A computed fold for an 85-nucleotide RNA from a Peptococcaceae bacterium, annotated as c-di-GMP-I riboswitch aptamer. Rfam family: c-di-GMP-I riboswitch aptamer. Rfam describes the family as follows. GEMM was predicted in a large-scale screen for bacterial structured RNA regulatory elements. The coordinates come from a structure-prediction model, not an experiment, and the mean pLDDT is 87. Of the family's consensus pairs, 100% are formed in the model. The organism belongs to Peptococcaceae, within Bacteria.

RNA sequence: UAACGCCAAGGGCAAACCUGUUGAAAAACAGGGACUCAAAGCUUCGAGUCUAAGUGCUUACGCAUAAGAUAGUCGGGCCGCCAUA
Numbered sequence: 001u002a003a004c005g006c007c008a009a010g011g012g013c014a015a016a017c018c019u020g021u022u023g024a025a026a027a028a029c030a031g032g033g034a035c036u037c038a039a040a041g042c043u044u045c046g047a048g049u050c051u052a053a054g055u056g057c058u059u060a061c062g063c064a065u066a067a068g069a070u071a072g073u074c075g076g077g078c079c080g081c082c083a084u085a
Base pairs, nucleotide, nucleotide: 001085002084005082012037017032018031019030020029021028022027035072041078042077043076045075046074047073048070049069050068054065055064056063057062
């Protein structure tokens, strides 16, 4: 520097579920717990998905809507351990 993750080493992450807290919800955070992940490290830039408090419409039921959420949905960007060449 490069593509790659077959082998090895030392490590890392933590789904579902349970408890608590926050939130309108989606969900997040903390503890427990491991389904997994070679970027399951960071980033909402593009797309997707979830929610619908507020707002608009509606007699009402309800419908639409992200400025909310998701990086463990995909793509882009940034950065990185070990091994390999």